Context: one part of a larger RNA
Order: sequence, then structure tokens, then C1' cells
RNA sequence: ACCGGCGAGUUGCUGUUUGUUGCAGGUUAAGCCCUUAAAGGGUGUAGCCAAAGCGAAAGCGAGUGCUAACUGCGCGACUGAAUGUAGCAAGUAGCAGACCCGAAACCGAGUGAUCUACCCUUGGUCAGGAUGAAGUUCCGGUAAAACGGAAUGGAGGUCCGAACGCAUUUACGUUGAAAAGUGAUGCGAUGAACUGAGGGGAGGAGUAAAAGUCUAAUCAAACUCGGAGAUAGCUGGUUCUCCCCGAAAUAGCUUUAGGGCUAGCCUUAUGUAACCGUGCAGUAGGGGUAGAGUUACUGACUGAGUCUCGGGGCCCACCAGGCUACCGAACACAAUCAAACUCCGAAUACUACUGUAUUUGACAUAGGAGUCAGACUAUGGGGGAUAAGCUCCGUAGUCGAGAGGGAAACAGCCCAGAUCAUUAGUUAAGGUCCCUAAAAUGAGCUAAGUGAUAAAGGAAGUGAAAGUGCUAAGACAGCUAGGAUGUUGGCUUAGAAGCAGCAAUCAUUUAAAAAGUGCGUAAUAGCUUACUAGCCGAGUACUUUUGUGCCGAAAAUUAGCGGGACUAAAGCUCAUUACCGAAACUAUGGACCUUGAUAUUUGUAUUAAGGUGGUAGGGGAGCGUUCUAUGAUAGGUUGAAGCCUUACUUUAAAGAGAGGUGGACGAAAUAGAAGUGAGAAUGCCGGU
Repeated sequence: ACCGGCGAGUUGCUGUUUGUUGCAGGUUAAGCCCUUAAAGGGUGUAGCCAAAGCGAAAGCGAGUGCUAACUGCGCGACUGAAUGUAGCAAGUAGCAGACCCGAAACCGAGUGAUCUACCCUUGGUCAGGAUGAAGUUCCGGUAAAACGGAAUGGAGGUCCGAACGCAUUUACGUUGAAAAGUGAUGCGAUGAACUGAGGGGAGGAGUAAAAGUCUAAUCAAACUCGGAGAUAGCUGGUUCUCCCCGAAAUAGCUUUAGGGCUAGCCUUAUGUAACCGUGCAGUAGGGGUAGAGUUACUGACUGAGUCUCGGGGCCCACCAGGCUACCGAACACAAUCAAACUCCGAAUACUACUGUAUUUGACAUAGGAGUCAGACUAUGGGGGAUAAGCUCCGUAGUCGAGAGGGAAACAGCCCAGAUCAUUAGUUAAGGUCCCUAAAAUGAGCUAAGUGAUAAAGGAAGUGAAAGUGCUAAGACAGCUAGGAUGUUGGCUUAGAAGCAGCAAUCAUUUAAAAAGUGCGUAAUAGCUUACUAGCCGAGUACUUUUGUGCCGAAAAUUAGCGGGACUAAAGCUCAUUACCGAAACUAUGGACCUUGAUAUUUGUAUUAAGGUGGUAGGGGAGCGUUCUAUGAUAGGUUGAAGCCUUACUUUAAAGAGAGGUGGACGAAAUAGAAGUGAGAAUGCCGGU
């Protein structure tokens, strides 16, 4: 891992609701009697509930309590659609382990120091080598000492290094040879050394050269059994089928926030009213949002003013006064803004009534729930950075609990809500060159593979529209020629001659030519432009709007068409007509549910309309398993149960028949009772 078996809402008591049975007041409990294989029958009225309530109570009583007293108030009585009571069944609640498995822990009583830590008693062990303390002796030395030297001596938590003890570094080992080792390397090795045997003290206790270490591979409180099925607002699991309906992820409160309670939303039963619900139309309403506005308030905010004030500065200072490219306030003017501004003010929405359509969608009471982590999209907003697949509200949708088609793939986007069957048809979104079902036509645009990601900004890309100049009296561009004179204008300057700078900018000859457009020189010179003529011969220059392209454009595996590939398109815009395309719609046939009608032998049948996606969850109807009763059943050695095979039947759980195997039991039916259904629980046991 697989296969097989086992494996989870039970039982008792007490309430409550629904259904059903008996009685009309209901009912017996223990006990006793009879009887049986076990059931069972009788008796038993003690008790319980009801029949009257109110009051704390005395008490009174269809009333009573409050009160001095109620025409008052509370709780009752009335009377009916009845109601009561005792069983049984089902739902649910409470108390119990209470659907099952699961803690870490807590407490009690005991067992452990053969491991290990410490202590006690008594033993044992430490090759060899090195160093050479004190002391002693001798010699020197001294007045005597001190002191020095040599020899001797053999101290030490001394040195080197085996046994022994330890474990520094590293490799291997890591389902190991080993639940801590092996190899190499290393530390101590006469000591606070190591070690044998015996003994001591223990669980909030021991022991500890202290690490929360060690106390039998277990230690921030050992192990064993018990309390014990501790508790678990937590995680996991919870077993057959079909039919009907079908949520929530919100509010308030909560030592509350991943839990709960009440309400909201779901379901079931009964009842009410009949137009309550919903849609549309009309009528009548209130509002202060969007917008707008700002001498209609409050507040914000920009400018230039008036000279009306105040301040600063300057002049004058004896006062008075004057000036001001300064500052502020007020005022009027112009321009602007507001969630907490409003002289104004919608659309929607909401409320009521009326009409109309639809059909149970409304309301009440009672039983049962689940939900309290929501997600995205669109839109109105708050927070954030007018960030987030961000966060918090409102409104709507989808997902959640929704399959199918489209978006390559893709819960939340687009289309569309799956009762079943059909190798039938029509469409939606989206598509029609090939992958891949289906397409063509007409008119334009794009040249960028734009299409098939992006901005400010940039550009004689290109299409369309409009406008303004110049133009056969010849434009625009190009080429040829001219582009002069007073004059080197005046001033300035070392110089200034068109061209450093300042002011001025006249006149002449002309077809035309500036007291000069740019380059250039020290200054001249030189080149060039404006301007003019000729050559040429038809458009040219600019502006605005708009379609569509270009640049701007850098990211880490495979790239922003799904790929191939596509250019008068297979891209984009406009138009037209076809086709494809879903579980949508239609067609044909079947099933079930609800409501109505008709016929009924009250079993049902026919028919009409509507319906049948579904998680949590509510309700309904069934299938199968084991056992009990009928029952010593039918059946069965002419072959039961069980097992194997099989092309049969049913809307499902499932059920038959046949054959084989097997070798003794045992259906179906009607009732009843449950140890009643497994694929999941890191489930348990067994097998492979």
C1' cells in the first nucleotide's frame, strides 16, 4: 500500500410538541393470587393528573389581590372551534460519559539508587623513564652567624609515556556491526586519581565541584495501578436509496471576537384574512443627495484697487504735517472653492391610497434547524498613495450551493439555470483559412506583422474635411547673372570699413540691392542672405479638425495572437446576407410533484395548468441486514443456508431465474424489536 472483518446520535428517567389507541373524569405502583418452558391473566385506588382561582400568608372564593374605598389595575371565570387523562410511536430539551476517537495535565496509593549522582564500610590497581625541593655531611667563609660550593637525599594535585580512566579534532557510520560506536588524532596517568564488593537516603522528594544535571535507553517533577469514559468553545471521522422545499456568512450583547444567546434568513404543521404579497399605471406626500450656487449665510482662497483706518520706514521735529516700489484690516471690484456651507435643487428610492395584472409569494401560532471566517465583478463612497488579487460600508449580480456553451487554459466575467431519453430542429454569447463545427459580398483604412500591452512628449508617415496667402501679368524649388553709389555714414575706439558696442537708420543710381541676415578679418579683404532679372512651366506655402499608423518601449525558463500562419487580409471601420454554435427554446416519448376539474366501486383513473440544479438544513416515502411471533410454516438428502457464474427485471436502495459448488437447514408474507448499511477517523485487528 491493497484486500477482508470490526468501527460512531445510544440507553434510563423527567418535561414538551405532533401522530395514534382506550376511556369520559383518566390511571394504577409495590404487593398478593392463578398460570406458563418463557409470555401472560386477575386483584390491588396508596399515589398522580384533571375537575377553581387569587393572595407572601391568614384567608376568601367565580372571584381574588392591591386599598379606608375602587365605576380602577393585575391574575382568573365565561363560551366555543372542546377539553382531560393513561399508554404507544416519532421529533426535541434537561440530567446522566450522552455521536465516536484524541490531550498536555491534576490527585491518591504503591514500586524503584542492579543505570546514574552523592555519601558510608571494606578491599584492589597505577610498566618504564625524567626532573632533583627540604633536610643531612664535607669544604670554603665568619669573632660567631649569615652566606657560597660539592656530595648525599628523594619532595611534588611536577614532567614524558603504557595499563587504566576520559573524550580534543576529524573521517566513517546515520533503515548503523552499535537506540551514541569504529579508525586516526588527543587529555589525565601518586591523585580533588581509577576501580571491585556490601550498604544509605526518593518523587514537590532525593542527589547535585550547579548543567535544571542524574534518579533503570523516561525528568522544569520517575514508573505502575486507580479516580477515569478527567476536561477539550479544538482537529479528525460519522456507514443504504429516492422525492419536495432550501439558507447564511448580517444586527445587538458577550473576559467576546475561529465560541455562544436572541433577532434576521430556511423548513414542517395548523389556522386567519380573503387582495394581505409582488409587478405595472395613476394620485398624494416628505426630503436636501447628484448637480448648481457663493452680496443667501459660514468658512477657505487669488489679484489689482480705493485712501477709509491701523502699524512700520523716511523727511521734519516746537507742534502740525508730508512722502512711501512696505505690512495688515475693512470696503467695493474681478476670479475661485467646500464631507462637517446652502438662496436653490433633481433622477431614482421610500410611504400611503386607488385601479389593474399575477397567484400564495402575506400574516399568526407551534415543532425542527443551520448560519455569525464570505469571495469577486459593476457602481456610489470612506481609509490608503483617486496603490494592491488591499481594507471598510451602500446598491445590484454571480460564485458560495450552479452543471452546460464562450473567454487557449481560468469559483466570482459574457450567454444560459441541467426531471429522463433521442445519431431530430432553432438560436444565445461567441465565432466561420488550417488545427476546429461554420462565409461570402460591397465601400474604405492600415504597411507598422500595427493587429497581437502603456503615458507625457516628439516627427514633411499616410487618408479625409475645412480655411488663408501666392500663382500663365509665370508662383514654389532649382540653375545663371546682379546684389551698387554718397560711405571706411556719425559716435566710440589702438582699430570699429554693413557685421564689439551706443544713438540714428537718410539720400542717389536702379530691374533690384539693408547705413545690412549669417559666417569671417587685428582692422580691411573674402563667402552668403534679403531684394531683382533671366531660364523653366503648374501648382505652391501655411493653419485647423479628424481616421489610422511611427518613436518614446529595459528583466530575469517559453516569448504578451492558444499554435500554424495571415497584408486590396485570415487586421481595423462601416454595411448586407448566410451559416456554425449550449444540458437555452422547440419536436417526440416517458417519470415524478403541486393545484384544479371530471368520473368514481372512495382504491383510483382521465384531463388541464404549473413545476422537478442544489451545500448546511427541514419534511416525506421506501430498500436491505440480524433477531422475535404467526410456526413443529411453505419447502428441503429427488439437495436447505452459504459461495461462484450469468447476456434477465425495476425510478433507486435492490430483486428474480438458471447452472455449478455445498451438505442441513429454512424462505415469502404480516406484525414487532434493533449491537441495522463504511471508503476515508496519521482508525483497530488479521492476511498478502

This is a predicted structure of a 688-nucleotide part of an RNA (large-subunit ribosomal RNA, domain II) from Candidatus Scalindua japonica.
RNAcentral holds the full RNA, with entries from ENA and SILVA.
It matches the Rfam family "Bacterial large subunit ribosomal RNA". Its family is annotated with structural constituent of ribosome and ribosome in the Gene Ontology.